This is a predicted structure of a 474-nucleotide part of an RNA (small-subunit ribosomal RNA, 3' major domain) from a soil metagenome. Its Rfam family is "Bacterial small subunit ribosomal RNA". Its family is annotated with structural constituent of ribosome and ribosome in the Gene Ontology. Model confidence (mean pLDDT): 87 of 100.

Context: one part of a larger RNA
RNA sequence: UGACGGGGGCCCGCACAAGCGGCGGAGCAUGCGGCUUAAUUCGAUGCGACGCGAAGAACCUUACCUGGGCUUGACAUGCAGGGCAAAGCCGGUGAAAGCCGGCGCUCUACGGAGCCUGCACAGGUGGUGCAUGGCUGUCGUCAGCUCGUGCCGUGAGGUGUUGCCUUAAGUGGCGCAACGAGCGCAACCCUUGUCCUUAGUUGCCAGCGGGUAAAGCCGGGAACUCUAGGGAGACUGCCGGUGCCAAACCGGAGGAAGGUGGGGAUGACGUCAAGUCAUCAUGCCCCUUAUGUCCAGGGCUGCACGCAUGCUACAAUGCGCGGUACAAAGGGCUGCGAUCCCGUAAGGGGGAGCGAAUCCCAAAAAGCCGCGCUCAGUUCGGAUCGGGGUCUGCAACCCGACCCCGUGAAGUCGGAGUCGCUAGUAAUCGCAGAUCAGCAAUGCUGCGGUGAAUACGUUCCCGGGCCUUGUACA
Numbered sequence: 001u002g003a004c005g006g007g008g009g010c011c012c013g014c015a016c017a018a019g020c021g022g023c024g025g026a027g028c029a030u031g032c033g034g035c036u037u038a039a040u041u042c043g044a045u046g047c048g049a050c051g052c053g054a055a056g057a058a059c060c061u062u063a064c065c066u067g068g069g070c071u072u073g074a075c076a077u078g079c080a081g082g083g084c085a086a087a088g089c090c091g092g093u094g095a096a097a098g099c100c101g102g103c104g105c106u107c108u109a110c111g112g113a114g115c116c117u118g119c120a121c122a123g124g125u126g127g128u129g130c131a132u133g134g135c136u137g138u139c140g141u142c143a144g145c146u147c148g149u150g151c152c153g154u155g156a157g158g159u160g161u162u163g164c165c166u167u168a169a170g171u172g173g174c175g176c177a178a179c180g181a182g183c184g185c186a187a188c189c190c191u192u193g194u195c196c197u198u199a200g201u202u203g204c205c206a207g208c209g210g211g212u213a214a215a216g217c218c219g220g221g222a223a224c225u226c227u228a229g230g231g232a233g234a235c236u237g238c239c240g241g242u243g244c245c246a247a248a249c250c251g252g253a254g255g256a257a258g259g260u261g262g263g264g265a266u267g268a269c270g271u272c273a274a275g276u277c278a279u280c281a282u283g284c285c286c287c288u289u290a291u292g293u294c295c296a297g298g299g300c301u302g303c304a305c306g307c308a309u310g311c312u313a314c315a316a317u318g319c320g321c322g323g324u325a326c327a328a329a330g331g332g333c334u335g336c337g338a339u340c341c342c343g344u345a346a347g348g349g350g351g352a353g354c355g356a357a358u359c360c361c362a363a364a365a366a367g368c369c370g371c372g373c374u375c376a377g378u379u380c381g382g383a384u385c386g387g388g389g390u391c392u393g394c395a396a397c398c399c400g401a402c403c404c405c406g407u408g409a410a411g412u413c414g415g416a417g418u419c420g421c422u423a424g425u426a427a428u429c430g431c432a433g434a435u436c437a438g439c440a441a442u443g444c445u446g447c448g449g450u451g452a453a454u455a456c457g458u459u460c461c462c463g464g465g466c467c468u469u470g471u472a473c474a
Base pairs, nucleotide, nucleotide: 001474002473003471004470005469007468008467009466010465011464012463013462015458016457019421020420021419022418023417026312027311028310029309030308031307032306033305034303035302042053043052064298065297066296067295068294069293070292073121077120078119079118080117081116082115084114088103089102090101091100092099093098106113107112123287124286126285127284128283132281133280134276135275136274137272139270144183145182146181147180148179149178150159151158152157163174164173165172189264190263191262192261194232195231196230197229198228199227200226204221205220208219209218210217235258238252239251240250241249242248314414318373319372320371321370322369323368324367330361331360332359335354336353340349341348342347380411385406386405387404388403389402390401391400427450428449429448430447431446432445433444
């Protein structure tokens, strides 16, 4: 100087408390451990691994295994020699890759290109993240981390950065052997909330006219909504009180909004030899008829078990059936696909319109109005299994999703323990998208609808900041 303390003081954070909903019990989905296996490819492992790399494992992917092949190689560049072919077509063999045989005899802006042979080399998801770059997680959006000069100290170093008040903040004020400055904080950026203005189609429809069963459907309108460009607005600016006449805090006015309005992007010096050599790059080491490469099939989906994250439930604030409202944000041309017809349905036929504020995906769902169920392992719950079918795809046996009929398991609210959340939040309800032929999505990323409860307080648990104290630790 740090780190640490079941030392002290001050102060924060869904840290506790208060409250709401979960997890831990059940079934299933997904990931992991373990076991198994010819292989079940590899990585990630307290927080900060475990619905993680995977925003798509039937083949492909694929890195693994078994078997069959190839070697200048699936891919790049250069040199030398060679012939004129290569591609393609045909035949044989084969699971394919490949191998064998036959036909075939190129293009050129003339430098060359394609092919074969040979050489130099290629190639490696082989090792090392304890050799690295880059990127990332974490402490932590925490309020800290430093520098120049000066001053103090033999020195390490201190001071500044401590103190008092204040703040979300090393935020600001006052004081002070310090005076300034940098990286952080804040602001500048995006979005959302109000208003003005410009513009008016594909969006809008108040007034006028036409028209319909109805409909901005038509003429038209530019008000409103909206769209998307510009601007205004919030600054403790104003008033009162407290405070030191400070910074600021409390209350109030006006206002769509107040004291950082809500949300996002943004992550200081550093810590964990944290993670990644399998995104990529890269030193060194290693393999070069193979640790490279091609192919077929299998595996990554195996199941006595253990854990993690979820989904669905155990019902009446519910379930089923019928009727009827109201979104936002997205996606669409080898695409989205309406009306119509067929089918109980998945879906099929068909093809209008739309490169989309125009057309389509599209129905939003919870809600509301009726009817049934009456507490029952049930009209709850849907696992499992049997049968029949649809679709994608070369191909659904291993190993896809969906539909219909039948079957109807466990489960009656979950031990010790444990997680999330402070407001348009939790809870609950549906919608869309990426990946994608299809899909194991209940995942992920977004979007809107309905919409709470509680916070006395900081003693205690966890993490953190500042000052101080002890130390046999560095």